The part of an RNA shown here (small-subunit ribosomal RNA, 5' domain) has 525 nucleotides and comes from an uncultured prokaryote.

Context: one part of a larger RNA
Formats: sequence, C1' cells, structure tokens
RNA sequence: GAACGAACGCUGGCGGCAUGCCUAACACAUGCAAGUCGAACGGUAACAGGUCCUUCGGGAUGCUGACGAGUGGCGAACGGGUGAGUAACGCGUGGAUACCUGCCCUAGGGUGGGGGACAACAGUUGGAAACGACUGCUAAUACCGCAUAAUAUCUUUGGGUCAAAGGCCUUCGGGUCGCCUUCGGGUCGCCAAAGGAGGGGUCCGCGUUGGAUUAGCUAGUUGGUGGGGUAAUGGCCCACCAAGGCGACGAUCCAUAGCUGGUCUGAGAGGAUGAUCAGCCACACUGGGACUGAGACACGGCCCAGACUCCUACGGGAGGCAGCAGUGGGGAAUAUUGCGCAAUGGGGGAAACCCUGACGCAGCAAUGCCGCGUGAGUGAAGAAGGCCUUCGGGUUGUAAAGCUCUUUCAGAUGCGAAGAAAGGUUAGUCGUUAAUACCCGUAGAGUUUGACGGUACCACUAGAGGAAGCACCGGCUAACUCCGUGCCAGCAGCCGCGGUAAUACGGAGGGUGCAAGCGUUAUUC
Repeated sequence: GAACGAACGCUGGCGGCAUGCCUAACACAUGCAAGUCGAACGGUAACAGGUCCUUCGGGAUGCUGACGAGUGGCGAACGGGUGAGUAACGCGUGGAUACCUGCCCUAGGGUGGGGGACAACAGUUGGAAACGACUGCUAAUACCGCAUAAUAUCUUUGGGUCAAAGGCCUUCGGGUCGCCUUCGGGUCGCCAAAGGAGGGGUCCGCGUUGGAUUAGCUAGUUGGUGGGGUAAUGGCCCACCAAGGCGACGAUCCAUAGCUGGUCUGAGAGGAUGAUCAGCCACACUGGGACUGAGACACGGCCCAGACUCCUACGGGAGGCAGCAGUGGGGAAUAUUGCGCAAUGGGGGAAACCCUGACGCAGCAAUGCCGCGUGAGUGAAGAAGGCCUUCGGGUUGUAAAGCUCUUUCAGAUGCGAAGAAAGGUUAGUCGUUAAUACCCGUAGAGUUUGACGGUACCACUAGAGGAAGCACCGGCUAACUCCGUGCCAGCAGCCGCGGUAAUACGGAGGGUGCAAGCGUUAUUC
C1' cells in the first nucleotide's frame, strides 16, 4: 500500500447492488418448511346444491359439486442446512469397467382367463394416554395362482423357467333406456425384452498440511484354491494352503484440516486462504442396525442402546431447528417469530389446480462496493468576534453578512409501468378416424392472473430551506504557534518526547489529509 463475512471509538443525509453466528456440531418454547391424485378403489365424516318426506322443528337420500378418515400409486433419496468427522481414491485431474438405473426418449411385441384376502365400516372389548385386541362384511391399477413366452434366463443342448391392470372420453349398433353393454376409435396407463439420454456404483496412474524429540508396522495381515455374498470386481466374508505385505522415495504413530473451481495479495514467481456463488464429499442429539424402494442404510422414516428434556392415573409413553423465522446461552460480533406462490424451478395430477420458509420480494445493519447531495455566482467596509503580535499589524478570510440565482436528494401533490409467458373460453386449420365425435398439434381473437406496490420512472410544488465529520500536524509523513503542565500528568508504530521557554503531554487558534465516513485493533499478502 492492498484486502476483509470483521469488531471497537467518534460521527452519520439519500439511493442502487451485494453481504450478514467466523464463537457452543450448545440447548431449544411456538408457528411453518412434503405432499398430491376421486380420471386406481370401497365409500360419505364436514360444507354446498338437487330430489323425497315433513308434526315446518327437521328428517331421509352419494344423486351432484366436492371430500375427512381408509386401501392404493407416485413423491418423500430432490430441494434446504452444517463442516463435527475425514490426511482418505475423500477431493482434483486423466483413464478403466466386472455393474445398476424410477420418471424421460426411440423402434417393435404383449396386455387372455381366474381366485382368496385385508383396511375402512359394524359390533364387543383393553388402556390415564400413546396405542391396541377379538369377531363379522367389502373394493381395487393392493395380493396370488393359471394360460401365453423371446431378442430374457437356466441348461447335461434333450429341454426347462419367468409377465401384465386397468382408468377416462367417445361414434355407430343392441338392451330392461338419467343407465348398461358388444365391436371399434382416442388418451393416460400396465408387462417382458432391446437401444439411448441423463444419473449413479466400483477400480487405477498422478497430485493433495506439519512432526523422526514418532523407526519399525501388520495376523484376514499378504497371496493362492474353492465357496458365500453383492447390481458388480475384490479377504468384502468364510474354509483350507503358503509366508508373505508395507517402510528413510518416511511405513506406523501423533497433531491439524472437509477438497476443488476460486478468493486476497504480488510485476511475476510465489505466499496466504477455501465466507457468499458453483461442483464433489461427509454428517443430521450420541453410537449401532437394518427395512422399504430404481435409488437411503434415509435431517423433518423405523428398531435397539445411551445422555438430555417433557407427559403420566407410576403400569407406561413422547421428542430431536447443522430447514425458515425466533428464544436462551457463549461471544468483540452477525438480521424479521414479515409478504407471496405473480415470476423461475421442483413434487403430484389428464387437466383445472394443490403443495413448495426452494425461490421471488419486503424488513433490519454505513458491513462492503458504487453513485449523488449537504448549494451556485457575486461580494473588501478586508465588518464583528476568536487567535497571534515586534502593538505597526497579521490571520481566520470571499469566509460570513448582503445581493442575484438554482432546486438534485429528502418533503407535499398527481400520473403511473416493464417484469405476464401461460392457463381457461371461443370459432378456424393440420393430423388421427368411417366420422364434420373425442383427442393431439398449430396459429388467430377476445378474456383472466402481480407478493413486490401505487414501487420504479415522469410531471408539478415551496423554500437555501432538512443534510459534515473524523484523524493527524517532532522525523519517517502532508501540516505551527500560544497557553497550561514541569521525568508529574501523560504520549508512543519505530526512533523517542516530558526534570520551567515542550511545533512530541492537555487545551486553544491555525493548518494538513480523507470524507458519510474517519480512525484504532485483529488477520493475510
């Protein structure tokens, strides 16, 4: 000099854009942060409508819009947080393959025919509660056989084995005609296999902090054979056999640490660092374990143990903010228990739509960067006052006052966006089709959707009116005098000042430097 997730002192007008628990991976009150689908299913607790009955109080009825609880599907493995652990194939980079892959894409194939349950519900019943138990009924895209079976799989090459689910819309025809049903069509699904995309698993070369006042380490240890296990290689695990394997090119041990793109500094080489943003990893009260699933050994899932907190009828139960806010605590120190799904993105759904503390915004903080303002011109009687003085004067100083103007920002009033693309409706058209149904695509019309927010921007209005401080002035280092003090009080980054004329302490006048900041402290180069 530069930098900063900074803090502290003094001071503080506005805006834009960023950033904001670096400490206790300390403990957490409260609310919210993962749901959705009735176009999978049996149904109907609440609300609204319809229909029927009515003693006019009401009652019945899933008929309709919808839908609590339940079965079922998908999601919950993403998104969000933190950096405790980890010196490791964890990360970075370059390779490898013995592997898996829901949703998505591509091109073909199949989707036949049956069965038995379990919730919900009803009844009985246990418990303070959490939560159950028994009996009975019932549906499905839930579950289970059968059939079919290749490009799958096993094989002794003869052959054997493995699948599925339907829902919605709709033309014509038929019927016992608000409906049901056959054959078609559309659409969303379902099954097996193939390829792809994207994602993941595993292995390897190289790189990746300090300590030798850590020199030896190792028994599933190192290798083999055969098995088991896994999606998959492998001592990953097991039986047997052999005696190996690593190490001064630093093994082992100890300490420290998430890694990277980057960031800061520097002419560079390098050094330091790893907040925000992005990629990877690890973790989710502590330790262990598996279940489900395409994917987890799962932050807001389960089981066990432990510590802690809470409830209890003492028998037994409940909980996990390193999600967003917020509280206590720790600390020099770090924000609102805000608004909205309008946009972007994600989950579910055919869709409308629902959910989304992701996200978009607003609030707080000079925490940082950037921009703007605090007025401009004129004005010598060089006013008054202050300070200094050799008492002549000098200086503050064109500074002020006065005069003439301007009106940014803030204030008042008014106008008022962009961010909106969609979606739904309607009449065209293309495709599909027997079809001018339906459905899919496409372009047109009008219509609807904004948290921010009456915000940005713009116009108008009044008046210089509301807006300057901080540090320093011995040398380094830009800036000097007076008074007070008298090795005292004090200053100080280094050299050093102060013991009666202190440009170095304290005050004043003046000056210098930065400026809504200025200094100090910590840290890095």

Background: Rfam family: Bacterial small subunit ribosomal RNA. RNAcentral holds the full RNA, with entries from ENA.